[in-house]
Context: one part of a larger RNA
Molecule: small-subunit ribosomal RNA, 5' domain
Organism: uncultured Chloroflexota bacterium
RNA sequence: GGACGAACGCUGGCGGCGUGCUUAAUGCAUGCAAGUCGCACGCACUGAUCUUCGGAACAGUGAGUGGCGCACGGCUGAGGAACACGUGGGUAACCUGCCCCGGUGUGGGGGAUAACCCGCCGAAAGGCGAGCUAAUCCCGCAUACGCUCUGCGGAGGAAAGCGGAAACGCGCACUGGGAGGGGCCUGCGGCCCAUCAGGUAGUUGGUGUGGUAACGGCGCACCAAGCCGAUGACGGGUACCUGGUCUGAGAGGACGACCAGGCAGACUGGGACUGAGACACGGCCCAGAUUCCUACGGGAGGCAGCAGCAAGGAAUUUUCCGCAAUGGGCGCAAGCCUGACGGAGCAACGCCGCGUGCCGGAAGACGGCUUUCGGGUUGUAAACGGCUUUUGUUGGGGACGAUCUGGACGGUACCCAACGAAUAAGCCCCGGCUAACUCCGUGCCAGCAGCCGCGGUAAUACGGAGGGGGCAAGCGUUGUCC
Repeated sequence: GGACGAACGCUGGCGGCGUGCUUAAUGCAUGCAAGUCGCACGCACUGAUCUUCGGAACAGUGAGUGGCGCACGGCUGAGGAACACGUGGGUAACCUGCCCCGGUGUGGGGGAUAACCCGCCGAAAGGCGAGCUAAUCCCGCAUACGCUCUGCGGAGGAAAGCGGAAACGCGCACUGGGAGGGGCCUGCGGCCCAUCAGGUAGUUGGUGUGGUAACGGCGCACCAAGCCGAUGACGGGUACCUGGUCUGAGAGGACGACCAGGCAGACUGGGACUGAGACACGGCCCAGAUUCCUACGGGAGGCAGCAGCAAGGAAUUUUCCGCAAUGGGCGCAAGCCUGACGGAGCAACGCCGCGUGCCGGAAGACGGCUUUCGGGUUGUAAACGGCUUUUGUUGGGGACGAUCUGGACGGUACCCAACGAAUAAGCCCCGGCUAACUCCGUGCCAGCAGCCGCGGUAAUACGGAGGGGGCAAGCGUUGUCC
C1' cells in the first nucleotide's frame, strides 16, 4: 500500500447492486416451511333434482383405503487426513422410479381389511375385541416375443383398471435401447509434528460358504504366515474439499464467507423398516441427556428450514408481502401446495454513482487569531447582485417484467409541471519518517506515542485556540492476511 462476512469511536443527505451469528453443532415460546389425486376405491354428512317411495343420478364437504411425492428443494460444517475431495481411468463386478424411442401382452378366478357399526379399557396419548364392505390393495391358475437359471434335455416367472356416447385418451405387466442419476474399484494431487519409529490378529493371503444391485475379510468356518514402514507406516495435532478469493511484476504466500460442484450431519449414540432411491432434518424403534403434560398408571418433544426469543459475544436483520415470475410435488385438467423463490423492511457492513450549489462581488467590512502596533491572516470567504434546480416538497401521468385471464413488488421506477439555495459535512492529522505552524495554558505534572522519542518555565511532539494539510458521507482506531 492492498484486502475484509469485520468490530469500536466521532459523524451521517440520497440512490443502485451486493452482503449480514466468523462466538454456544448452546437451549428454544408461537406461527408457517410437503403435500396432492374423486379420471384408483368404499363410506358418512349437507344441499338440491327425479321417484313406481324400494331407490336412482348430481354438486359440495369430511375422514379412511389406495397411488405418487415426502431420498428433491432449504440449513449447517460438528465429525472426518479418508478414494472425503480434485483430476484421469476402470466396471466382462453393478443399480436406476418418473422421462424418451422400440417389441410383446393386458385371459380367467379367489381373498383380506380400514373407513362404518356394536361392545370394552384409558385422565390423556391412544388401544382391544366382535361384525360388514370396495378398489389401480393382496394371492393363486393360464399364457411367455423377449427375460432369469441350466448339466442345453428342460425348469421358473406377469398384468388393473379408469374416463369418454364414440373415436380415443390416461394407465398396467414383461422386455430391448437411450438420456440423466447413482454404487463400487483405481493412477496421480493437495496440512503440521520424528520431542510419534516401529505398526498389525480379520491382521495379509488362500479354499469354502453367506451376504449385496455388485467386486471384495464385507461377514463367517478352516488353512497358510503374512502385510505396512525414513519414498515416513503407526501415533498425536489441526482441518469439510474444490471451482475460486485476497495479495504479489511474477514465482509464491494466505484463505475457502457470499455464488457454484462434491462430501458429511440433523438433540447424542445405535438400529433397521418402507422404497427405484434412505439407514431417512420437519419418518419409525431402542438407549442416554434434557424440556413439558399427568388423574402418578403413563405420555409428548427435537428451528444446523423462514421469521422470532433467551444465552454467549466486540458483533450480525422483519414473528413482513406474494405465489405475479422462475423452479419443484401431485393432478387428464381446472387447480392445490411451495418461508425454494420473487420482493419489500432493518444495518454507511461493502462497492459504485450523485448531491450539499454556480457566476459575479473590496487593495479587502464586522468578528476571531496574530503583531515588530505599521500591519498580516481568516478572505471572494461572508454580506450583497445575478443564475440554476441534480436532490427535496407538492400535484399530474404511469410502466417493462406476462404472446393470453393473471403483477406481490407498486401508484414503485420513469416522465411532466410548480416551488424554493432551498433539506444535506464531517473525521483524522500538522517534531522526523509524512503533506501541514503560530499563540496561550501546563511545568518529567497532566499527558502523548506506530518507530525514533516528546513534557523538569518561552513545548511547531501534552491541552485549548487561530491557521493549515489530507480524505470525504465518511474519517480514524483495532484485529487478521499478503